[in-house]
RNA sequence: UGAGGAAGCCAAAUGAUCGCGGCUGCCGUGAGGCAGACGAGGAAAGUCCGAGCUCCGCAGGGCAGGGUGCUGGGUAAUACCCAGUGGAGGCGACUCCAAGGAAAGUGCAACAGAGAGAUACCGCGCAUGGGAAGUAUCUUCCAUGCGUAAGGGUGGAAAGGUGAGGCAAGAGCUUACCGGCAUCCAGGCGACUGGAAUGGCCAUGUAAACCCCAUCCGGAGCAAGGCCGAAUAGAGGACAGAAAGUACGGUAGCCCGCCGUGUCCCGGGAAAGGCCGCUUGAGCCUGUUGGCGACGACAGGCCUAGACAGAUGAUCAUAUCAGACAGAACUCGGCUUAUCGGCUUCGCUCACCUG
RNA sequence: GCCUCGGUAGCUCAGUCGGUAGAGCAGUAGACUGAAAAUCUAUGUGUCGGUGGUUCAAUUCCGCCCCGAGGCA
Numbered sequence: 001u002g003a004g005g006a007a008g009c010c011a012a013a014u015g016a017u018c019g020c021g022g023c024u025g026c027c028g029u030g031a032g033g034c035a036g037a038c039g040a041g042g043a044a045a046g047u048c049c050g051a052g053c054u055c056c057g058c059a060g061g062g063c064a065g066g067g068u069g070c071u072g073g074g075u076a077a078u079a080c081c082c083a084g085u086g087g088a089g090g091c092g093a094c095u096c097c098a099a100g101g102a103a104a105g106u107g108c109a110a111c112a113g114a115g116a117g118a119u120a121c122c123g124c125g126c127a128u129g130g131g132a133a134g135u136a137u138c139u140u141c142c143a144u145g146c147g148u149a150a151g152g153g154u155g156g157a158a159a160g161g162u163g164a165g166g167c168a169a170g171a172g173c174u175u176a177c178c179g180g181c182a183u184c185c186a187g188g189c190g191a192c193u194g195g196a197a198u199g200g201c202c203a204u205g206u207a208a209a210c211c212c213c214a215u216c217c218g219g220a221g222c223a224a225g226g227c228c229g230a231a232u233a234g235a236g237g238a239c240a241g242a243a244a245g246u247a248c249g250g251u252a253g254c255c256c257g258c259c260g261u262g263u264c265c266c267g268g269g270a271a272a273g274g275c276c277g278c279u280u281g282a283g284c285c286u287g288u289u290g291g292c293g294a295c296g297a298c299a300g301g302c303c304u305a306g307a308c309a310g311a312u313g314a315u316c317a318u319a320u321c322a323g324a325c326a327g328a329a330c331u332c333g334g335c336u337u338a339u340c341g342g343c344u345u346c347g348c349u350c351a352c353c354u355g
Numbered sequence: 356g357c358c359u360c361g362g363u364a365g366c367u368c369a370g371u372c373g374g375u376a377g378a379g380c381a382g383u384a385g386a387c388u389g390a391a392a393a394u395c396u397a398u399g400u401g402u403c404g405g406u407g408g409u410u411c412a413a414u415u416c417c418g419c420c421c422c423g424a425g426g427c428a
Base pairs, nucleotide, nucleotide: 001351002350003349004348005346006345007344008343009342010341013318014317015316016315017314018313020039021038023036024035025034026033027032041325045336046335048334049333050332051331052330053221054220055219056218060256061255062254063253065217066216067215068214069213070084071083072082073081074080085099086097087096088095089094100212101211105210106209107206108205109204121152122151123148124147125146126145127144128143129142130141131140132139160178161177162176163175164174165173179202180201181199182198183197184195185194186193187192225276226275227274228273236265237264238263239262240261248260249259250258251257283302284301285300286299287298288297289296290295356427357426358425359424360423361422362421365380366379367378368377374411382398383397384396385395386394404420405419406418407417408416
């Protein structure tokens, strides 16, 4: 100098004018007016996970169903995060991985191929029978039986790989090296790692197929739910409690189990209506501190949209440009997806050049 | 806002515990007819909504995205 890697940040600013929303204060009988401060995001999105909160007569057991799936930790919790292990990629910094079990069992492996979890089509070899040439042991052809997984061919995959020995021909049959598995020893909380240790033990793939193992899950969702309430019509509501049987009903998938009892009160009912839920919260910022880190502890400071037809915009100027994805709707923590342009940090990596 | 389903040929729909996708209608060509309709015969190059993954192999199994429909006061 160039090319990268990792960790983060911003998403225009300021001023003027005109508008919008709820809040507070003042004025006004009222409609409303004036003033003040405040007023979208890193994803507000997808609704994919995890929770808070609310209701379902409690949530108990079993079955079914569903989630998760290397190890240890963090957290309210998680499928998230951190630190590691193993594997894959990259020269490297580093990045990525739904990563338990195929030796519990079942299923599947189309087409091709002899054969797909066992197999003998060709080949190789032996035996028997028959034939041919030849004097003959021997050579050769055909058929049948047996042995053989080394060779051919098919396939994504063909029973550990290579060399040597061995054999009738072959084969972990034996042996050397390499790979895997099991046991043992050592290290580590563990995943796992190391071994010039032992055993020829050699086992196909698929579980994002059923399944097994471990572990977790009651269901529904703010249109949850609560209060007030006009009209029409005519009977229920609140509180407390947990207790026998049949039928029926309820228990938000099914079965068992459990409950349907008592007391009190009463006009009832419940809209395209009003109010609450609704924004102070696992909150944000700063500092100190523990921890490799995620994160935690302590102290101080701050209040930052809350609508219900639904607000947050427009123009001009500073200046030559102002732009991407997109906009709250109960609230958080994550993940995923979309995104113009720009900035910061690194005692990170590689290549080239110069000294 | 929340919840639940669906997307396969031009149209309406099958096919899903993975093995290379069909039916009816429509269309095209031919026959029949003086000509048409009806009838008969023949005829399909479908990115199985898109994309990535698992697998030897994906319409089918899994993740993400896009589009459409329905329900809830």